[in-house]
Context: one part of a larger RNA
RNA sequence: GCCAACGAGUUUCAGCCUCAGUUUUGUUUAAGCCCUUACAGGGCGCAAGCAUAGGGAAACCAAGUGUUAAAAGCGCGAAUAUUGAACUGAAGCUGAAGACCCGAAGCCAGACGAGCUUACCAUGGCCAGGGUGAAUCUUGAUGAAAAUCAAGAGGAGGCCCGAACCCGUGAGCCGUGCAAUACUCUGGGAUGAGCUGUGGUAAGGAGUGAAAAGCUAAUCGAGUCUGGUAAUAGCUGGUUCUCCCCGAAAUAGCUUUAGGGCUAGCGUCGGUUUUAUUAAAAUUGGAGGUAGAGCACUGAAUGGAAUUACGUGGAUUUAUCCAGUCUUUCCAAUCAAACUCCGAAUGCCAAUUUUUUACACCGGCAGUCAGACUGUGGGGGCUAAGCUCCAUGGUCUAAAGGAAAAGAGUCCAGAUCUUCAUCUAAGGUCCCUAAACUAAGCUAAGUGUUUUUAAGGAAGUAAAAUUCCAGUGAUAGAUAGGAGGUUAGCUUAGAAGCAGCUAUCCUUUAAAAAGUGCGUAACAGCUUACUAUUUAAGGAAUUUUGCGUCGAAGAUUUACGGGACUAAAGCUUAGUACCGAAGAUAAGGCCUUUCAUUUUAUUUAUAAUUUGGAAGGGGUAGGGGAGCAUCCUUCAUUCUGCGAAGGUCAGUUGCGAAGCUGGCUGGAGGAUGAAGGAGAGAGAAUGUUGGC
Numbered sequence: 001g002c003c004a005a006c007g008a009g010u011u012u013c014a015g016c017c018u019c020a021g022u023u024u025u026g027u028u029u030a031a032g033c034c035c036u037u038a039c040a041g042g043g044c045g046c047a048a049g050c051a052u053a054g055g056g057a058a059a060c061c062a063a064g065u066g067u068u069a070a071a072a073g074c075g076c077g078a079a080u081a082u083u084g085a086a087c088u089g090a091a092g093c094u095g096a097a098g099a100c101c102c103g104a105a106g107c108c109a110g111a112c113g114a115g116c117u118u119a120c121c122a123u124g125g126c127c128a129g130g131g132u133g134a135a136u137c138u139u140g141a142u143g144a145a146a147a148u149c150a151a152g153a154g155g156a157g158g159c160c161c162g163a164a165c166c167c168g169u170g171a172g173c174c175g176u177g178c179a180a181u182a183c184u185c186u187g188g189g190a191u192g193a194g195c196u197g198u199g200g201u202a203a204g205g206a207g208u209g210a211a212a213a214g215c216u217a218a219u220c221g222a223g224u225c226u227g228g229u230a231a232u233a234g235c236u237g238g239u240u241c242u243c244c245c246c247g248a249a250a251u252a253g254c255u256u257u258a259g260g261g262c263u264a265g266c267g268u269c270g271g272u273u274u275u276a277u278u279a280a281a282a283u284u285g286g287a288g289g290u291a292g293a294g295c296a297c298u299g300a301a302u303g304g305a306a307u308u309a310c311g312u313g314g315a316u317u318u319a320u321c322c323a324g325u326c327u328u329u330c331c332a333a334u335c336a337a338a339c340u341c342c343g344a345a346u347g348c349c350a351a352u353u354u355u356u357u358a359c360a361c362c363g364g365c366a367g368u369c370a371g372a373c374u375g376u377g378g379g380g381g382c383u384a385a386g387c388u389c390c391a392u393g394g395u396c397u398a399a400a401g402g403a404a405a406a407g408a409g410u411c412c413a414g415a416u417c418u419u420c421a422u423c424u425a426a427g428g429u430c431c432c433u434a435a436a437c438u439a440a441g442c443u444a445a446g447u448g449u450u451u452u453u454a455a456g457g458a459a460g461u462a463a464a465a466u467u468c469c470a471g472u473g474a475u476a477g478a479u480a481g482g483a484g485g486u487u488a489g490c491u492u493a494g495a496a497g498c499a500g501c502u503a504u505c506c507u508u509u510a511a512a513a514a515g516u517g518c519g520u521a522a523c524a525g526c527u528u529a530c531u532a533u534u535u536a537a538g539g540a541a542u543u544u545u546g547c548g549u550c551g552a553a554g555a556u557u558u559a560c561g562g563g564a565c566u567a568a569a570g571c572u573u574a575g576u577a578c579c580g581a582a583g584a585u586a587a588g589g590c591c592u593u594u595c596a597u598u599u600u601a602u603u604u605a606u607a608a609u610u611u612g613g614a615a616g617g618g619g620u621a622g623g624g625g626a627g628c629a630u631c632c633u634u635c636a637u638u639c640u641g642c643g644a645a646g647g648u649c650a651g652u653u654g655c656g657a658a659g660c661u662g663g664c665u666g667g668a669g670g671a672u673g674a675a676g677g678a679g680a681g682a683g684a685a686u687g688u689u690g691g692c
Base pairs, nucleotide, nucleotide: 001692002691003690004689005688006687011097012096013095014094015093016092018090019089020088021087022086023085024084026050027049028048032044033043034042035041054061055060064076065075066074067073100238101237103235107228108227109226110225111224112223118202119201120200121199122198123197124196125195126194127192129161130160131159132157136153137152138151139150140149141148142147165189166188167187170185171184172183204220206216207215208214241627242626243625244624245623246622251264252263253262254261255260265368266367267365268364269363270362271361272360277358279355280354281353282352283351284350285349286348292342293340294339298336299335300334302332303331304330305329306328309325310324312323313322314321315320371396372395373394374393375392376391377390378389379388380387401412402411403410416589417588418587419586421585422584423583427579428578429577430563431562432561436576437575438574439573440572441571442570448565449564456550457549460547461546462545463544464543465542466541467540468539469538477534478533479532480531481530483507484506485505488502489501490500513528517526518525590617591616592615593614594613595612596611599608600607601606602605628681630678631677632676633675634674635673636672637671638670639669646665647664648663649662650661651660652659653658
């Protein structure tokens, strides 16, 4: 890992509610007591419950009562009704219990442990060899002595080196090992606070500890075993057959509350009231201060004019002028979530009309309280976030199908089943890949065929508008001229058109600047404006729009999904076709609800049944309904050695859970109907046991 078997809402008591049955019109007895044929039955027992009358805190009153000064008003009641009660049984739910199942770490109690290890006690044992050479003593020398020096003897030490022995520093190796701590090399101690044998003592909030919360039998921030015990778990995981109908929530308030709960909201089922209370549209009538707008208030903010006051700064001819500060007014143009002289659209409330089908109330049972993205209006943030918080729609959640290459939340559209039928939606129609053509333009960048790209730059190209020049010859080109006063004045070493400052005149002319740009030290030189001739028909400037261009850098693969595409298979515009979904339609089948209808049964009415119409059948949590299968019990009916159950293969019926029939195997029990009762359905729980 697979297979098989086992494996999770049970039982008791009490209560609520629904259904069925029985009894009664009041009903039932409980504890207890008595009798008895004693796993049982009978009698006594009206304590008590529910019902019969309610209202009030109560006194109390009573079909009324409370409030109140009130006879008003209002609250709760009465009316009507076969309802109520008791017992029995069943379904759902709640409470107490292990309470759907498995799962802690833990807490407490009593025992068992010091053959491991820590410390201590008693009694034993062990430490090759080598080195160093303390005290003390002897002899000698010196000395008055104390003593000092020298030599020799001596053998101290938690001394030195180093085996046994004890330890475990560093590295390697091992790391499903040789080993639940080893092995190899290296290393520390090795006469001491040394090592060690045997026996003994000390233990669980306790011991022991040269202290690391170390050690106390591979277990220690509280040992192990058993018990309390099925501890508790607002947490995780798991929870077993089928079909049919409906179908949520991720919100509010409160919560030592925030991943839990309670009530409400939203779901479902039953009942009741009724006939319009529901929903949509139209009309009419309302309340309101948002969007927008505005400046009339409150504030913000700009320019100008006038005005009041100040006398600060500059100039000054002491007349004054310019600038400035303050108050107020006017004019012009502005801004505001906490401004409003104004003011929508929607939405909301009510009435009427039309269409429509739910609404409301009472009760049973829930689930939900982590929501997500997207459009719109906003707050926070950086008008950041697949960000966060509200409001209001949608989708997903709980929704499959088609489109977006692929894709929870986008677009289209809501799957009862069948069909090799038809029409469409979004989106598409060259090939992959179902389906396309016509007409007119644009783009040359593979731009584009994608959801997305800026400021800024440019004789890209197409279209439009305005102005100007032009056969009295424009624009470009070619040829020629481009002069004189004068080197203007100033400045300067110099300044001659061309460093800089000032001025920018006159003359000759077809025209020619006190000079457009190069250039020189300064001149010179080249060139331009300007003019003539020649040539010859369009030329110049500005603005707007369409499509392009640069700006433009990313990580597996070039990259529109790919191939590819250029009067497109790109972009813009117009038109007509077609394809395209589980949508719609067509035909048939199944189911649900409801209306009408046929027949049968019995007790009014209900149940079953026939035919037809209408509406409906996506679905998680969840609610409701109807069934299948397994085992056992009772009664009845049956099958079976002429072959039961079981096994296996085939056929067949039912929407399905499942059933039936036949062959082979097997060799003794089984089935059906009506009831009853459950250890009653397996794929998941790091499930349990067994097998492979």
Notes
Predicted 3D model of a 692-nucleotide part of an RNA (large-subunit ribosomal RNA, domain II) from a Minisyncoccota bacterium. Model confidence (mean pLDDT): 81 of 100.